Model confidence (mean pLDDT): 78 of 100.
This is a predicted structure of a 91-nucleotide RNA (c-di-GMP-I riboswitch aptamer) from Pseudoalteromonas ulvae.
RNA sequence: CGCUUAUUUUGGCAAACUACCCGAAAGGUUAGGACGCAAAGCUUCCGGUCUACGGUCUUCUAUUAAAGGCUACGACAGCGGGGUUGCUGCA
Numbered sequence: 001c002g003c004u005u006a007u008u009u010u011g012g013c014a015a016a017c018u019a020c021c022c023g024a025a026a027g028g029u030u031a032g033g034a035c036g037c038a039a040a041g042c043u044u045c046c047g048g049u050c051u052a053c054g055g056u057c058u059u060c061u062a063u064u065a066a067a068g069g070c071u072a073c074g075a076c077a078g079c080g081g082g083g084u085u086g087c088u089g090c091a
Base pairs, nucleotide, nucleotide: 005091012037013036017032018031019030021028022027035078041084042083043082045081046080047079048076049075050074054071055070056069057068058067059066
């Protein structure tokens, strides 16, 4: 110096929920709030999950409207794996 295991202190993050704003929605920002977290830091590469504005198909209809199926180009890193970065002390 690197890896692994266990662990302490200081510090860190912040689920549900509430308010505001953004968004078609899923969801996200900020503030409050703490269920938890040793990577609950970052990254959609793989799987998974959520949503369906738009697209497409079907039904219905004179047409419009309406209803339903499929679809990520949207989202989740606090669903799992991978990648990457990283704090303090002891053995």
Lineage of the source: Bacteria > Pseudomonadota > Alteromonadales > Pseudoalteromonadaceae > Pseudoalteromonas. Its Rfam family is "c-di-GMP-I riboswitch aptamer". Rfam links the family to the GO term cyclic-di-GMP binding.